RNA sequence: GAUCGGGCCCUGCGCGGCUUGUGAUCGUGAACCGAGUCAGGGCCGGAAGGCAGCAGCUCUCAGCGGAACCAUAAGGGUGCCGCAGUAAGUCUGAUCUCU
Numbered sequence: 001g002a003u004c005g006g007g008c009c010c011u012g013c014g015c016g017g018c019u020u021g022u023g024a025u026c027g028u029g030a031a032c033c034g035a036g037u038c039a040g041g042g043c044c045g046g047a048a049g050g051c052a053g054c055a056g057c058u059c060u061c062a063g064c065g066g067a068a069c070c071a072u073a074a075g076g077g078u079g080c081c082g083c084a085g086u087a088a089g090u091c092u093g094a095u096c097u098c099u
Base pairs, nucleotide, nucleotide: 001096002095003094004093005092006091007090008089010085011084012083013082014081015079016078018075019074020073021072022071023070025066026065027064028063034059035058036057037056042051043050044049
């Protein structure tokens, strides 16, 4: 110096991880202007009963909040991860040639 191989670097795919968003989930959530049930009280009725319905309770819309888990999307100064590709660069091993 040449050839071949390998590592690093580069690219792509995949997997995992991190961050953020969304969804699911949980909680909260209406003096009246949501629903249900409606004590008390009120009204109607001779009575039996009925009617409306405040508070309370239950469920919930919008909204708000939530450590962790799940799903999904995006991103990277993510991973001594896997596979593949390969021009250049760099390191290294083998063989050959020359000095």
Predicted 3D model of a 99-nucleotide RNA (Bacterial small signal recognition particle RNA) from Acidithrix ferrooxidans. The prediction has a mean pLDDT of 76. It matches the Rfam family "Bacterial small signal recognition particle RNA". The literature on the family includes a 2016 paper in Proc Natl Acad Sci U S A by Righetti et al., "Temperature-responsive in vitro RNA structurome of Yersinia pseudotuberculosis". It is annotated as a non-coding RNA gene. About the family: The signal recognition particle (SRP) is a universally conserved ribonucleoprotein involved in the co-translational targeting of proteins to membranes. Its Rfam clan is "SRP clan". The RNAcentral record of the sequence draws on Rfam. The organism belongs to Acidithrix, within Bacteria.